[in-house]
RNA sequence: ACUCGUAAAAGGCAAACCGCUUUAAAGGGCGGGACGCAAAGCCAUCGGCCUAGUAGGACCAGCUCUUAUU
Repeated sequence: ACUCGUAAAAGGCAAACCGCUUUAAAGGGCGGGACGCAAAGCCAUCGGCCUAGUAGGACCAGCUCUUAUU
């Protein structure tokens, strides 16, 4: 700036699952797909869980539990 309406209109996100891709892992990305969501939008704050390390602790000694930290 234009258009649509507020008797609304126009839209948004995307669970499971599948494909491709990436990572040591958890997981991430893209596409397909919609169980659902007025928040499953935004901002702030707090917590839980998962993976891999590091340094401790516990006893039931384990592919265990737990503390701190990355």

This is a predicted structure of a 70-nucleotide RNA (c-di-GMP-I riboswitch aptamer) from a Desulfobulbaceae bacterium.
The sequence was found by an Rfam model in a public genome assembly.
NCBI's taxonomy places the organism under Bacteria, Pseudomonadati, Thermodesulfobacteriota, Desulfobulbales, Desulfobulbaceae.
Its mean pLDDT, the model's own confidence on a scale to 100, is 75.